The RNA shown here (transfer RNA) has 73 nucleotides and comes from an Acidimicrobiia bacterium. Its mean pLDDT, the model's own confidence on a scale to 100, is 81. NCBI's taxonomy places the organism under Bacteria, Bacillati, Actinomycetota, Acidimicrobiia. It was read from a public genome assembly. It matches the Rfam family "tRNA". It is annotated as a transfer RNA.
RNA sequence: GGGGCUGUAGCUCAGUUGGCAGAGCACCUGCUUUGCAAGCAGGGGGUCAGGGGUUCAAAUCCCCUCAGCUCCA
Numbered sequence: 001g002g003g004g005c006u007g008u009a010g011c012u013c014a015g016u017u018g019g020c021a022g023a024g025c026a027c028c029u030g031c032u033u034u035g036c037a038a039g040c041a042g043g044g045g046g047u048c049a050g051g052g053g054u055u056c057a058a059a060u061c062c063c064c065u066c067a068g069c070u071c072c073a
Base pairs, nucleotide, nucleotide: 001072002071003070004069005068006067007066010025011024012023013022019056027043028042029041030040031039049065050064051063052062053061
């Protein structure tokens, strides 16, 4: 320098044909307990890496950029 893959909640990851942004763990509150843990109930938390385009509508399609991993040279 060129090719491929990945980027979504604090962490690990789903997200089907473009049509409500989700799960587990973690965190907070309550119940329970002598107390802790576990359990149960409820709750908070999002620039879908960034920018642009297409579309009535984009995490999803197209282009560029950034970061990481990997292959070739």